[in-house]
Source information:
Predicted 3D model of a 504-nucleotide part of an RNA (small-subunit ribosomal RNA, 5' domain) from an uncultured prokaryote. The coordinates come from a structure-prediction model, not an experiment, and the mean pLDDT is 82. The full RNA is in RNAcentral, with records from ENA. Its Rfam family is "Bacterial small subunit ribosomal RNA". Gene Ontology terms of the family: ribosome and structural constituent of ribosome.
Context: one part of a larger RNA
RNA sequence: GAACGAACGCUGGCGGCGUGCCUAACACAUGCAAGUCGAACGAGAAAGUUUCCUUCGGGGAACUGGUCGAGCGGCGAACGGGUGAGUAACACGUGAGAAACCUGCCCUGGAGAUCGGGAUAACCCGAGGAAACUCGAGAUAAUACCGAAUACCCAGUCCAGGUCGCAUGGCCGACUGAGGAAAUGCUCUGGCGCUCUAGGAGGGUCUCGCGGCCUAUCAGCUAGUUGGUGGGGUAACGGCCUACCAAGGCAUCGACGGGUAGCUGGUCUGAGAGGACGAUCAGCCACACUGGGACUGAGACACGGCCCAGACAUCUACGGAUGGCAGCAGUGGGGAAUAUUGCGCAAUGGGCGAAAGCCUGACGCAGCAACGCCGCGUGAGGGAUGACAGCUUUCGGGUUGUAAACCUCUUUCAGUGACGACGAAAAUGACGGUAGUCACAGAAGAAGGUCCGGCCAACUACGUGCCAGCAGCCGCGGUAACACGUAGGGACCAAGCGUUGUCC
Numbered sequence: 001g002a003a004c005g006a007a008c009g010c011u012g013g014c015g016g017c018g019u020g021c022c023u024a025a026c027a028c029a030u031g032c033a034a035g036u037c038g039a040a041c042g043a044g045a046a047a048g049u050u051u052c053c054u055u056c057g058g059g060g061a062a063c064u065g066g067u068c069g070a071g072c073g074g075c076g077a078a079c080g081g082g083u084g085a086g087u088a089a090c091a092c093g094u095g096a097g098a099a100a101c102c103u104g105c106c107c108u109g110g111a112g113a114u115c116g117g118g119a120u121a122a123c124c125c126g127a128g129g130a131a132a133c134u135c136g137a138g139a140u141a142a143u144a145c146c147g148a149a150u151a152c153c154c155a156g157u158c159c160a161g162g163u164c165g166c167a168u169g170g171c172c173g174a175c176u177g178a179g180g181a182a183a184u185g186c187u188c189u190g191g192c193g194c195u196c197u198a199g200g201a202g203g204g205u206c207u208c209g210c211g212g213c214c215u216a217u218c219a220g221c222u223a224g225u226u227g228g229u230g231g232g233g234u235a236a237c238g239g240c241c242u243a244c245c246a247a248g249g250c251a252u253c254g255a256c257g258g259g260u261a262g263c264u265g266g267u268c269u270g271a272g273a274g275g276a277c278g279a280u281c282a283g284c285c286a287c288a289c290u291g292g293g294a295c296u297g298a299g300a301c302a303c304g305g306c307c308c309a310g311a312c313a314u315c316u317a318c319g320g321a322u323g324g325c326a327g328c329a330g331u332g333g334g335g336a337a338u339a340u341u342g343c344g345c346a347a348u349g350g351g352c353g354a355a356a357g358c359c360u361g362a363c364g365c366a367g368c369a370a371c372g373c374c375g376c377g378u379g380a381g382g383g384a385u386g387a388c389a390g391c392u393u394u395c396g397g398g399u400u401g402u403a404a405a406c407c408u409c410u411u412u413c414a415g416u417g418a419c420g421a422c423g424a425a426a427a428u429g430a431c432g433g434u435a436g437u438c439a440c441a442g443a444a445g446a447a448g449g450u451c452c453g454g455c456c457a458a459c460u461a462c463g464u465g466c467c468a469g470c471a472g473c474c475g476c477g478g479u480a481a482c483a484c485g486u487a488g489g490g491a492c493c494a495a496g497c498g499u500u501g502u503c504c
C1' cells in the first nucleotide's frame, strides 16, 4: 500500500447492488417450513335438486358432483432447505476402468393383460386407560392382497456351433427340461393407467493412476493382519463375513502414532513466481440431541420416519406418556460482534393431480444495519472599505478571507401534489401507488474525522514544568515544548474518518 462476513471511537443526507452468529454441532417457548389425488375404493356428514308426508317447526326417500374431514390405496416425502461436528480418507480434484453393477418417474421399440379366491381398515357393538392410545367381536370395497393359466423375447442349466477380445470371458444363433407377470382398472371415448422385455437419457454404486497440511522430541506397524481354497452375503467385485491352509503385508520415496482440517471451482495479495484463505454463489462429501440398529422403498440406514440405550426437558390420576430449530422467523445464553416471531405464491422452480387446482419460510419481495462497493448531494456566479469578530504582532501590520454580508441565479437529492409502469402469453402483480414522468416552493432540510518533531503533507500563541501527559519507530516533557493540554491557523480524506485484529 491492498484486502476483510469485521469490531470499537467520533460523526452521519440520499439512492442502487450486494452482504449480515466467524463464538456455544449450547438449550429452545410459539407459529409456519410436505403434501396431494374422489378420474383407484367403501361408507358417511353437510349442501343442492326432485318427490312424498307435515302439527308448517320439520321429517322420509331418490339423485347429483369444480363440497368436507377421517380411513384404505397410489405417488411424493431419499428433492428442495440447514450446518461443518466428524473426516488426512478414493472424502475431494483430475484422468481412466466396471467383460463385476443398480436405476421409480421420462423417451423409443417389441409382446401381453385369461380364470378365480380369501381378507382387512373405515363403520357398528363391547372393554380397558388420567392421557397417549390399546384390545375383543361382527360386516364391507378396491389400481390393496393371494392362487392358477399363458409368456418367442427374459433368467439359469446341459449339448454342440460361429465370431470377437483384455485373463476371468463378451456377442450371435439353435435345441432340451424346469421356473417367473398383469388392473375386463378409471375416464367416457380424446385418453390415463397395468405386466414382461430391449435400448436411451438422467442419476447412483464400485475399482484404480496422479495431486493437495504440520510433526521423527512419533521408527518400527499389522492376526482378518497379507494371500489362497470352500461357503455365505451383496445390485455387484472384494477378508465384506466365515471355516480351513500358508506366513505373509506396510515402512526413512516416512509406515504407525500425535496435532490440525470438510475438499474443490475459487477469493485476497503479488509484476510474476509464490503466499494466505475456502463467508456469500456453484459442484462433491459428511452430519441431523448423543450412540447403535434395521424396516419400507427404485432410491435411506432416512433433519421435520421407526426401534433400542443415554443425557436433558415437558405432562401425569405416579401406573405411564411426549419431545428434538445445524429449516424460516424468534427466545435465552456465550460473545468485541451479526437482522423481522413481515408480505406473496404474481414470477422461476419443485411435489401431487387428466385438469381446475392445492401445497411450497425453496423462491420472489419488503423490513433492520454506512457492514461493503458504486453513484449523487450538502449550491453556482459576482462581491474589498479586504467590514465586525477571533488569533497574532516588531503595534506599522499580518491572517482567517471572496470567506461572510450583499446582488443575480439554479433546484440534483430530500419535501408536497397529480399521473403511473415493465416484470404477464387469455386471466393472474406480493413488490407497489414502488420505479418513473410532470408540476410547485425555497439556498431552502444535508459535514465530519484524523493529523501538523522526523519518517510524512501541514506552525504559531498561551498553559504546564521529567508533573500532567504523548508515543508505530526514533523519541518528546526537569520555565522560552512547532512532540503534552487548549486556542487560532494549516494538511489529508470525506458520509465517512481514525483505531484494533488478520492475511499478502
Stems, first nucleotide, its partner, number of pairs: 001504001003502002006500005013376006019369002021334001026332003030329003035075003041071001044068002047064007082287003092211007101204003106200007114148004123138001125136004161172004185192002213259003220250003225247008262284004266277004289310005312323004340366001342365003348362001349360004379409004389400004413445001415440005423431001448493005453474003459488005469476002